[in-house]
The RNA shown here (transfer RNA) has 76 nucleotides and comes from a Phycisphaerales bacterium. Its Rfam family is "tRNA". It is annotated as a transfer RNA. The sequence was found in a public genome assembly. Its mean pLDDT, the model's own confidence on a scale to 100, is 81.
RNA sequence: GUGGGUUUAGCUCAGUUGGCAGAGCACGAGGUUGUGGUCCUCGGGGUCGCGGGUUCGAGUCCCGUAAUCCACCCCA
Numbered sequence: 001g002u003g004g005g006u007u008u009a010g011c012u013c014a015g016u017u018g019g020c021a022g023a024g025c026a027c028g029a030g031g032u033u034g035u036g037g038u039c040c041u042c043g044g045g046g047u048c049g050c051g052g053g054u055u056c057g058a059g060u061c062c063c064g065u066a067a068u069c070c071a072c073c074c075c076a
Base pairs, nucleotide, nucleotide: 001072002071003070004069005068006067007066010025011024012023013022019056027043028042029041030040031039049065050064051063052062053061
């Protein structure tokens, strides 16, 4: 350089035909317990990588771009 995959909460990941952004773990509070852990309940936490476009409406479609992974090509 070429082709492809991935990017969504602190971490790991879902998200259906374009129509209210979610789960588990973690974190905070409470309950339970003599204490801790386990378990139960509730809660906080989001520029959906970034910038544009299409649309009444975009995590989802289109264009550009960044990071990262894989394969291939070129040089040494």
Annotation: Lineage of the source: Bacteria > Pseudomonadati > Planctomycetota > Phycisphaerae > Phycisphaerales.